[in-house]
RNA sequence: CUUCAGGGCAGGGGGAAGUUCCCGACCGGCGGUUUAGCCCGCGAGUGCCAGGUACAUCGUUUCGGAUGGUUUGUUCAUGAAAAAACGUUGUACGGAUGACACAUGAUCCGGUGUAAUUCCGGAGCCGACAGUACAGUCUGGAUGGAAGAAG
Numbered sequence: 001c002u003u004c005a006g007g008g009c010a011g012g013g014g015g016a017a018g019u020u021c022c023c024g025a026c027c028g029g030c031g032g033u034u035u036a037g038c039c040c041g042c043g044a045g046u047g048c049c050a051g052g053u054a055c056a057u058c059g060u061u062u063c064g065g066a067u068g069g070u071u072u073g074u075u076c077a078u079g080a081a082a083a084a085a086c087g088u089u090g091u092a093c094g095g096a097u098g099a100c101a102c103a104u105g106a107u108c109c110g111g112u113g114u115a116a117u118u119c120c121g122g123a124g125c126c127g128a129c130a131g132u133a134c135a136g137u138c139u140g141g142a143u144g145g146a147a148g149a150a151g
Base pairs, nucleotide, nucleotide: 001151002150003149004148011023012022013021025137026136027127028126029042030041031040032039037125038124045102046101047100049098050097052093053092054091055090056089058087059086060085061084062083067077068076107123108122109121110120111119129140130139131138
């Protein structure tokens, strides 16, 4: 640099209205570790700062040499506009980069084994934000981003 990178309410109940409630059904990103949604860690959200881009602003420097005085000429003074670089301040964009902060769920028992909260058996549990009759599963931000994987 290129490509890839998430699955899931069948059936039923009451109700004016629900894939949101109730019964029930279904799903499981990435790295590590003997194979893991619930062991350790990461990702998706929000805020803020730095940095980035554009425009404006003022300043400095460089460049430039209008203008005036004098002169035969050299020359002296003031140094304008325009342009460039760097910086100040402000506004907007953006949310890709970096730091920080906030938010951020859940597991036990038995068995086998050198080794497993990962395998086998059993019983449990969990799931961002916004919208809407209260949502892990619908719609939306998202034709986005991303842990990471491959080349």